[in-house]
Order: sequence, then C1' cells, then structure tokens
RNA sequence: GCAAUAAGCGUCUAGGGUUCCACGAUUUUUCGGUUCGGUCCAAGAGAUGCGCACGGCAAUGUGCCGUUACACGGAGGGAUAAAAGCCCGGGAGAU
Repeated sequence: GCAAUAAGCGUCUAGGGUUCCACGAUUUUUCGGUUCGGUCCAAGAGAUGCGCACGGCAAUGUGCCGUUACACGGAGGGAUAAAAGCCCGGGAGAU
C1' cells in the first nucleotide's frame, strides 16, 4: 500500500427528545418537554443472550469444551415528530 473478513443480530439500560397517550394550564380553541412518566429512538469504547470465526477432543455428516483481547476521542454535519452516547465514526486527532 492492496485485498479479504460478521468487529453481526436480539433483549435491556445509561441517555434522548416530543409524533401518540397521559399530565398540567386554558379563552375549551389551543399551549406546555423549564411535565416525574408510558409509546418511540438508543450506545464500537454499557450489560446480557445467541451467533460468526479460531483452537482442541471425539466423530462421519455431526456433538462437546475452550477462546473471542484492547479501546482516550473533538468540532461539524445528517435522519426521524424531535433529539441523543443514534449515523458520518474503532472517523479527524491523541497515546
């Protein structure tokens, strides 16, 4: 420098806002997320389960066991109703 590979998927949470519900106010039309909340969104660096991959043992059409490490991070932009630890992004950078 190039190529390949699943740094995959589900559930939940930190967190997030305001479509819907609820709540509050009200001129009963509307307004409010500076309303604890439910629905909703949601983590590469959060949890958990399954799985891919690899290694070993057995085995012949599959089973069992094990491994799956490390991970500091702007600003800015984008989507959705809107925002976010979502996406750009294991990015730019830093070490």
Molecule: Guanidine-I riboswitch aptamer
Organism: Actinomycetes bacterium